[in-house]
Source information: Transfer RNA from a Myxococcales bacterium, 72 nucleotides, folded computationally. The RNAcentral record of the sequence draws on ENA. Rfam family: tRNA. Rfam links the family to the GO term triplet codon-amino acid adaptor activity. Model confidence (mean pLDDT): 81 of 100.

RNA sequence: GGGCUGUUAGCUCAAUGGUAGAGCAGCGGACUUUUAAUCCGACGGUUCUGGGUUCGAAUCCCAGGCGGCCCA
Numbered sequence: 001g002g003g004c005u006g007u008u009a010g011c012u013c014a015a016u017g018g019u020a021g022a023g024c025a026g027c028g029g030a031c032u033u034u035u036a037a038u039c040c041g042a043c044g045g046u047u048c049u050g051g052g053u054u055c056g057a058a059u060c061c062c063a064g065g066c067g068g069c070c071c072a
Base pairs, nucleotide, nucleotide: 001071002070003069004068005067006066007065010024011023012022013021018055027041028040029039030038048064049063050062051061052060
């Protein structure tokens, strides 16, 4: 330098172009003499950035950032 690929909640990951979710962690509660375990609940998001297409974009297109793999 070129190609491929990933980027979404604190972490690990989902999500046919049509309301952004789950598990874990943390928080509150129940249970328990207490802790752990178990159960319930609520919270938590600039979907990496900037443009474009579209009635509508996490999703499609372009450029860039960062990470991984391969080639040179």